[in-house]
RNA sequence: CUUGAUAAAGGUUAACCUGUCGAAAGGCAGGGGCGCAAAGCCGCGGGUCUAAGGUCCAGGUGGGGACUAUGACGGCCGGGCUGCCAGAG
Numbered sequence: 001c002u003u004g005a006u007a008a009a010g011g012u013u014a015a016c017c018u019g020u021c022g023a024a025a026g027g028c029a030g031g032g033g034c035g036c037a038a039a040g041c042c043g044c045g046g047g048u049c050u051a052a053g054g055u056c057c058a059g060g061u062g063g064g065g066a067c068u069a070u071g072a073c074g075g076c077c078g079g080g081c082u083g084c085c086a087g088a089g
Base pairs, nucleotide, nucleotide: 003086004085011036012035016031017030018029019028020027021026034075040081041080042079044078045077046076047073048072049071053068054067055066056065057064
């Protein structure tokens, strides 16, 4: 510099539950642990999710439908930055 073992010391925390913020996706806190060698950080590229607001359509008892990110996801992929240890290379 790579690489990642029935190593060691650790770290983190999916689903789910409770509370809370939010229109929602989802976030935060506590519990909980499927997993993770970067599942640490960053929305830069792609992708996915939601649609408050906006536009269009429908509408004689209805409150609907479609499109759209400025919102969200870093445990979807790529990229950038940083990082513990050292059996083997």
c-di-GMP-I-GGC riboswitch aptamer from a Clostridiales bacterium, 89 nucleotides, folded computationally. Model confidence (mean pLDDT): 85 of 100. The organism belongs to Eubacteriales, within Bacteria.